[in-house]
Model confidence (mean pLDDT): 87 of 100. This is a predicted structure of a 92-nucleotide RNA (c-di-GMP-I riboswitch aptamer) from Syntrophobotulus glycolicus. It matches the Rfam family "c-di-GMP-I riboswitch aptamer". About the family: GEMM was predicted in a large-scale screen for bacterial structured RNA regulatory elements. Lineage of the source: Bacteria > Bacillota > Eubacteriales > Desulfitobacteriaceae > Syntrophobotulus. The RNAcentral record of the sequence draws on Rfam and Ribocentre.
RNA sequence: UAUUGCCAAGGGCAAACCCGGUGAAAGCCGGGGGCGCAAAGCUACAGGGUCUAAGGCGUUUGAUAAAACGCUACGAUAGCCUGGCUGCCAAA
Numbered sequence: 001u002a003u004u005g006c007c008a009a010g011g012g013c014a015a016a017c018c019c020g021g022u023g024a025a026a027g028c029c030g031g032g033g034g035c036g037c038a039a040a041g042c043u044a045c046a047g048g049g050u051c052u053a054a055g056g057c058g059u060u061u062g063a064u065a066a067a068a069c070g071c072u073a074c075g076a077u078a079g080c081c082u083g084g085c086u087g088c089c090a091a092a
Base pairs, nucleotide, nucleotide: 003091004090005089012037013036017032018031019030020029021028022027035079041085042084043083046082047081048080049077050076051075055072056071057070058069059068060067061066
């Protein structure tokens, strides 16, 4: 130091679910919890996927209100994948 994660040490993170908060929602944050993770550390302004649809646009009903449906990310996900950046221990 490009590689590897069979062994050891110290540890780290935290899915579902529950409680509280936040948000239109997806989701996120805090506490409990522990399915898993060697990058489950960072990057969503690198690319693709997925989730949501407040707002916007369209159609219909209605008639100036408003409602239903469809499309849409400027919202979200790094614990969906690829890429990028950084890093502990051990082995070779």